A computed fold for a 110-nucleotide RNA from a soil metagenome, annotated as SAM riboswitch aptamer (S box leader). Its mean pLDDT, the model's own confidence on a scale to 100, is 82.
[in-house]
RNA sequence: UCUCAUCCAGAGUGGCCGAGGGACAGGCCCGACGACGCCACGGCAACCGCUCCGAUUUCGAUCGGGGGUCAAGGUGCCAACUCCUGCCCGAUUCGACGGGGAAGAUGAGA
Numbered sequence: 001u002c003u004c005a006u007c008c009a010g011a012g013u014g015g016c017c018g019a020g021g022g023a024c025a026g027g028c029c030c031g032a033c034g035a036c037g038c039c040a041c042g043g044c045a046a047c048c049g050c051u052c053c054g055a056u057u058u059c060g061a062u063c064g065g066g067g068g069u070c071a072a073g074g075u076g077c078c079a080a081c082u083c084c085u086g087c088c089c090g091a092u093u094c095g096a097c098g099g100g101g102a103a104g105a106u107g108a109g110a
Base pairs, nucleotide, nucleotide: 001110002109003108004107005106006105007104012041013040014039015038016037020030021029022028024086025085026084027083042078043077044076047074048073049070050067051066052065053064054063055062056061082103087100088099089098090097
């Protein structure tokens, strides 16, 4: 960089630091009652993993499905729906709204 899947659920305490932070823009929030970040411990979740069933097999494995009583390990995550919107379509009581997309995040693969 590309492809695929998911993104309305869930899960925080302590210590250090000291002014910004929530990707970008606008809005709206968080923040000296110490945010963000880092460290320790804890937790959530189930992408990989693990396990079971079926099919295929060149016997190496691959594909599909179940597991809310799987969770040792690799990631990820633990304010707000990805905080909301951004582009298009529909609807409109003009305040909200519905569908799709873009962008972003995470995982797996190349």
It matches the Rfam family "SAM riboswitch aptamer (S box leader)". Gene Ontology term of the family: regulation of gene expression.
The RNAcentral record of the sequence draws on MGnify.